Two RNAs folded together computationally: RNase P RNA and transfer RNA, 501 nucleotides in total. Rfam match: Bacterial RNase P class A. Rfam's curators write: Ribonuclease P (RNase P) is a ubiquitous endoribonuclease, found in archaea, bacteria and eukarya as well as chloroplasts and mitochondria. Rfam links the family to the GO terms ribonuclease P activity, tRNA processing and dimeric ribonuclease P complex.
Order: sequence, then C1' cells, then structure tokens
RNA sequence: GAAGCGGACCGGGUGAUCGCCGGCCGUCACGCUCGUGGCGGCGGGAGGAAAGUCCGGGCUCCAUCGGGCACGAUGGUGGGUAACGCCCACCGGCCGUGAGGCCAGGGACAGUGCCACAGAAAGCAAACCGCCAACCGGUCGGCACUCCCUCGGGAGGGCCGGACGGAGGUAAGGGUGAAACGGUGAGGUAAGAGCUCACCAGCAGGCCGGGCGACCGGUCUGGCUCGGCAAACCCCAUCGGGAGCAAGGCCAAGCAGGAAGAAGUUCGGCCCCUCGGGGUCGGCGCGGGGCGGCCCGUCCCGCAUCCGCUUCCGGGUCGGCUGCUGGAGGCGUCGGGCAACCGUCGUCCUAGAGAAAUGAUCGCCAUUCCCGCAGGACCCUCGGGUCUUCGGGAGCACAGAACCCGGCUUACAGGUCCGCUUCAGUC
RNA sequence: GCGUCCGUAGCUCAAUUGGAUAGAGCAUCGGUCUUCGGAACCGAGGGUUGCAGGUUCGAGUCCUGCCGGGCGUA
Repeated sequence: GAAGCGGACCGGGUGAUCGCCGGCCGUCACGCUCGUGGCGGCGGGAGGAAAGUCCGGGCUCCAUCGGGCACGAUGGUGGGUAACGCCCACCGGCCGUGAGGCCAGGGACAGUGCCACAGAAAGCAAACCGCCAACCGGUCGGCACUCCCUCGGGAGGGCCGGACGGAGGUAAGGGUGAAACGGUGAGGUAAGAGCUCACCAGCAGGCCGGGCGACCGGUCUGGCUCGGCAAACCCCAUCGGGAGCAAGGCCAAGCAGGAAGAAGUUCGGCCCCUCGGGGUCGGCGCGGGGCGGCCCGUCCCGCAUCCGCUUCCGGGUCGGCUGCUGGAGGCGUCGGGCAACCGUCGUCCUAGAGAAAUGAUCGCCAUUCCCGCAGGACCCUCGGGUCUUCGGGAGCACAGAACCCGGCUUACAGGUCCGCUUCAGUC
Repeated sequence: GCGUCCGUAGCUCAAUUGGAUAGAGCAUCGGUCUUCGGAACCGAGGGUUGCAGGUUCGAGUCCUGCCGGGCGUA
C1' cells in the first nucleotide's frame, strides 16, 4: 500500500423568530371548596432501532392440595441472569491460507415408516455379468479293454479332456447410485471371502491418566465392520396454569329496577255521561321559579293510585380519576471473575399523551459531492495533474414513545475509532 | 392486544407420503382459413413457486427469520 476479519460508537452543532404537547407559577373571567377558559412567565419534551411483536420477565386479575395425561417449546458442556429460544467461556463437526465464520449439536439394537430413477440388491438378506473343484444329465473328442461280426465296422462299460445344462459355492472384479456391508499387502482356496495375519480407519467394552464437565490422550480385548433420514412419526430429559394496562382499582350523568315522600278545593262557567262521575277553563289555596335589595305586586310551571316530580338504595353504561413512569436505570472509581456478569462507593435523571405532541424559516459553523475565462503553491512527458483559498449550487438516511424492562431479528444517508489477518514492496 | 390462515405464469387453479423438465384453462403472440374480422384448427413464448438461509442425495412441499395480505375476537 492492497484485500479482508472482528468489535465499539455517532446519527449534525449553535443562535433568532413562529408554532405543537403536557407541567408549575401569577393574573383575569365564569364558577360555592375544586374545576373550565383566556393572557403572561419559567423550566421539560422520542430511538438505536421507539419498529416487527419473535422469545423471556415484572405488574394485575382469575383459577389452584399435590401429581399425571394431552399440547407446545427447547436440546453438546459449564457458567451468567429475575427469566429466556438471550449472552459468555469451552468441547466436537464443517468451511476458510489466515484473522475468523457457521452448526435445532440428545437417541436410528424401544417400535413404526421412507430411501424416487438407475441398479442383481437400498437393509438383511439377496446375486445380473463374471469366477469355480467335487456331484448329476445328455453330448463331442481321445486312450486302452471285453463281446459280436458280413473283417468295413458295431455294441458295452471304464479313464482323461472340452463346451453346454441342472443343482450348488463365491462376493475378489465389472456396472448403477447421494449412499452397496471396511482399506492396503501377504498367506490361504476349486474360486473366493476378516477365512487367517500385519498395519491403518471406525465401532463396542474394560483399564490408566488429564479435565467440574462436554471431551481428550494412552493401552488392552472383541473380527465386531454394525447404512442414511427423527427441521418423518416417535422415545428420553428439561421447561410451560390461563389471560392481558381495552389487565385491574375508585367515582359516576342518562335509561331501566326497588323504596319512601308531597295539599288541594263542599267555588263558578262550558262539554261528555252508563247519572256514580269525568274532562277543560277560571277563582281561592299550597309548593317551586323569573323580574326585584326586601315585602306587596306581576308572570310562568306543578298540585301525583297511571304518567310525571323530589329524595334515597344496589348494580352499573357514556364519561372522569387512577394504574403512569425512578427503574433488574445511565455514567464513573475501586474490587472479584478469562468473559458474560456481580458487588461497593460517588454522581446524574425527570416525555407521559389518550388517535396521539419535537416541526418550519433564516444566519453561522461542521461534513460530502459538483461547477468556475477566479487567485496561490508544487510536479511536469508543457497536453495537463495534485493540494489549498475564494465564490456559487446540491445532499444529509431508517424511522415516531402509548404499562414497564431484558434480549433477538429487521431497516438505516453519511461518518469516526480500536484490535487483528493475508499478500506485495522498502529499510 | 390476542389468535389463525394464505402467497405457484398477466388471471383462475393443479402438482399423491419430499422424487427429479412445475402443469391445465382463459389471456398474449405467430401461422392456416376469410375480401376483412370473429369462431375454429395448428404452434410458440411466458415461472427467482413472495424473499433469504438451513435440513436432506433431492424442497413448491419440512424448519427458521423476514415481506405482503386475509379472517376471527375483545
């Protein structure tokens, strides 16, 4: 210098003006304490993911002696934690030259199931081509023997050999496949084969050593050589009671329900009539209200077995208050631990809405890019190139708290820092 | 908030217990026929199976994480 690996962090700053959300104070108006509205002042106001809602917990209510079944989740070991499917360290496997990365990483002699096509055969046994001594069958050739004979030959059994068929042995070789029942060499055999032996690979068991453990190393025995799939059913171990702030608590219009209460009238007119009475208007009386400082006066409403009115009661709708934000909190020092993390001490904070508030404009600074008959410096192959100043222009993401917290995952313009690896060059 | 389901060609749907080139109808395009068009007949093209990763010899199908959508319920 180039190419990478791992980790941590920022997410524009500042000033002015206008505006938004909620809090406190003052004041004014309405208003019986409280509350509502206006004005003024003060201080506060989103994130690293607030997101997806994928896990885990707090909190609240319901259920609950305890246990099991079902269902779901998780799955190397040890640790961290309130808990986790998260994090840390380690083990094993795979990938990478390496820094490093990835892994649902228990069980396939508990059982069931699947392994297409190809191939003889896909799971415990079997055999397509091939190889093969002895055995059986007929046949061909050769050799010698016996018998018959028309001397040419014929018949019979015996031995040897060849090819074929049957019955069998074999799994070395060929071939198929993702996968074919260990590999190499020697012995052995009719041909072969862990059939036997040596070495190697794996498996199982025993012992020794190291480690808390997963596991690692060594040694001995057994020819033991045993397929894969459980992100197929399943088995084993561990964990999980259900619901969710629209949880839950308090107050409580209206409507419905229950209980209690209230003064009417033997007066007059008109109408109806079942001749008991009823309706309506007016008078008087009573109750309430308006005007008014009060009385008088005047106006309006009501005078109820129903309806309606007043008061009370229980549940409770609309609605209001609460839950509500200071917490497994952030930062720093010291201590323990490889680390995750834990402990001690100090210090700091203040969104809390209820369909939802943080924005806009302008100036300066920072940052990236582009442009210039502009200025300067350096290099120069005199075409130009690099750096810097000035002026102008453009860009700055993903995304918005809704009970709270720990994680995971996903999105993200641009930028900063740290550690490490490989390659090349120079000293 | 909680629960549940779906995504395959331009559209509507298939694809058996995971099994080998992912098919069909309509649509599109080309040809035949016709004076022309339609119909009919013949043929062709068109797929990141929503995306990424994993398990497996093999994934549209199984698993995980995302993206988009539907339904139920208070």

The coordinates come from a structure-prediction model, not an experiment, and the mean pLDDT is 75.